[in-house]
RNA sequence: CCCGACAAAGGCAAACCGCGCGAAAGCGCGGGACGCAAAGCUGCGGGCCUACCCCUCUGGAAAGGAGGCACGGCAGCCGGGCUGCCGAAG
Numbered sequence: 001c002c003c004g005a006c007a008a009a010g011g012c013a014a015a016c017c018g019c020g021c022g023a024a025a026g027c028g029c030g031g032g033a034c035g036c037a038a039a040g041c042u043g044c045g046g047g048c049c050u051a052c053c054c055c056u057c058u059g060g061a062a063a064g065g066a067g068g069c070a071c072g073g074c075a076g077c078c079g080g081g082c083u084g085c086c087g088a089a090g
Stems, first nucleotide, its partner, number of pairs: 002090001003087002011036002016031006034076001040082003044079003047074003054068005
């Protein structure tokens, strides 16, 4: 360094619930644990989610409807980058 034990010390916390924020996806805090050896950080590549605004079509219309789009998100989807606790076997 690879690796990751029915090891030790500690850590994080899905669903769901409450409160708050947001147009939404989703996020924050508290409760709660399905799981996690990077489930620490990072939207750099792919992917996925959302569509207030904006664009196109429709429409008499700045109403309504249809479609598109990330500048919004997901790091607990995959890959990349940065950082890091512990230590048996191999």
Molecule: c-di-GMP-I-GGC riboswitch aptamer
Organism: Candidatus Acetothermia bacterium